[in-house]
RNA sequence: GUUGAUAAGGGCAAACUAUCCGAAAGGAUAGGACGCAAAGCUAUGGGUCUAAAGCAUAAAGCCAGGAUUGCCAGGUUACCGACU
Repeated sequence: GUUGAUAAGGGCAAACUAUCCGAAAGGAUAGGACGCAAAGCUAUGGGUCUAAAGCAUAAAGCCAGGAUUGCCAGGUUACCGACU
């Protein structure tokens, strides 16, 4: 550097529940494990979700902003093994 998760030591924690924050998407903490070889970090690109404010209106809608890294990719860091 590439690659793998069989082994060893481990790590994270979906859904759901409780409390709190938020207009919402969603997030935090605790419990809980569906899974994960980066399910560590990063909102950089795309996708998806939301859109109280604002625009428009008969209604529908549009949209800055916000969210999602366990949606896909990029960047970056890393234990163990194999190969070079």
The prediction has a mean pLDDT of 87. A computed fold for an 84-nucleotide RNA from a Candidatus Atribacteria bacterium, annotated as c-di-GMP-I-GGC riboswitch aptamer. The organism belongs to Atribacteria, within Bacteria.